[in-house]
RNA sequence: CUUUUGAAUAGCCAACCUUGAUGCGAAUCAAGUUCGGAAAAUCACAGGUCUUUUCUAUAAAGAUGGCUGGAUUACAGGU
Numbered sequence: 001c002u003u004u005u006g007a008a009u010a011g012c013c014a015a016c017c018u019u020g021a022u023g024c025g026a027a028u029c030a031a032g033u034u035c036g037g038a039a040a041a042u043c044a045c046a047g048g049u050c051u052u053u054u055c056u057a058u059a060a061a062g063a064u065g066g067c068u069g070g071a072u073u074a075c076a077g078g079u
Base pairs, nucleotide, nucleotide: 003078004077005076006075012037013036017032018031019030020029021028022027035066041072042071043070045069046068047067048064049063050062051061052060053059
């Protein structure tokens, strides 16, 4: 450098729910919790789903990365 494997070792993240805060809302953040995850790290590019405005929808602005794909990066072992 290429490719491949993933809970063996050392680690990492944190679903649902609860409390508080933010937002018109989808939802997000912090703490507790620990369902799960070999990228459940990052990116809203494409699609999907959801929210708001509008009603002319074929639109606009958002949310979702733990919905799917794609891109970038990382740990351990093997080739």
Molecule: c-di-GMP-I riboswitch aptamer
Organism: Piscirickettsiaceae bacterium